[in-house]
RNA sequence: UGGAUCGGAAAAGCGCCAGAGCUGCCUUUUGGGGCAGCUGACGAGGAGGAGGCUCAUCGAAGAUUUCGGCGGAUACCUCCUGCCGCGCGCCGCGGCAUAAGCGUUCGGGCAAAAUCCGGGAGCGAUCCCGGCCACAAGACGGACGCAGGCCAAAUA
Numbered sequence: 001u002g003g004a005u006c007g008g009a010a011a012a013g014c015g016c017c018a019g020a021g022c023u024g025c026c027u028u029u030u031g032g033g034g035c036a037g038c039u040g041a042c043g044a045g046g047a048g049g050a051g052g053c054u055c056a057u058c059g060a061a062g063a064u065u066u067c068g069g070c071g072g073a074u075a076c077c078u079c080c081u082g083c084c085g086c087g088c089g090c091c092g093c094g095g096c097a098u099a100a101g102c103g104u105u106c107g108g109g110c111a112a113a114a115u116c117c118g119g120g121a122g123c124g125a126u127c128c129c130g131g132c133c134a135c136a137a138g139a140c141g142g143a144c145g146c147a148g149g150c151c152a153a154a155u156a
Base pairs, nucleotide, nucleotide: 014071015070016069017068019067020039021038022037023036024035025034026033027032042059043058044057048080049079050078051077052076081097082096083095084094085093086092089150090149091148101146102145103144104143105142106141107140116131117130118129119128120127121126
């Protein structure tokens, strides 16, 4: 210095590649074959605990691969814990996990990729970096509508 094995860490729109597409080299009986590579989702947002389940939220770009597939996962469901709202209590319903009803509608700020310009690595497919201009939904705020029953007490 290189390789193998073992262990660990990180990452969660995250990882991977046996299909596919593409590149280089070799080979070929011109049908193709072999080897080595490249691509294979752009950000926003997201974890009370346990179990279950799998095409797990939102939009952007694009219009041949952001195709196809594997694994995982903060989605979702059930239960539990604590809490919020329905005035208190009980039950019930809905919701939240530092937040707290659902629906409709209006307002409303925010992203990255892409595009454009430039630099770097590679024979190449392609990859990395910088600069400029943006643009979204959820979030958030307003309005309207809707969202319980029982017992007792108090007040009018």
A computed fold for a 156-nucleotide RNA, annotated as glmS glucosamine-6-phosphate activated ribozyme aptamer. Its Rfam family is "glmS glucosamine-6-phosphate activated ribozyme aptamer". The literature on the family includes a 2004 paper in Nature by Winkler et al., "Control of gene expression by a natural metabolite-responsive ribozyme". Rfam's curators write: This entry contains a glucosamine-6-phosphate activated ribozyme that is found in the mRNA for GlmS. GlmS is an enzyme that uses fructose-6-phosphate and glutamine to generate glucosamine-6-phosphate. The ribozyme catalyses self cleavage of the glmS mRNA that is thought to regulate GlmS activity. Of the family's consensus pairs, 89% are formed in the model.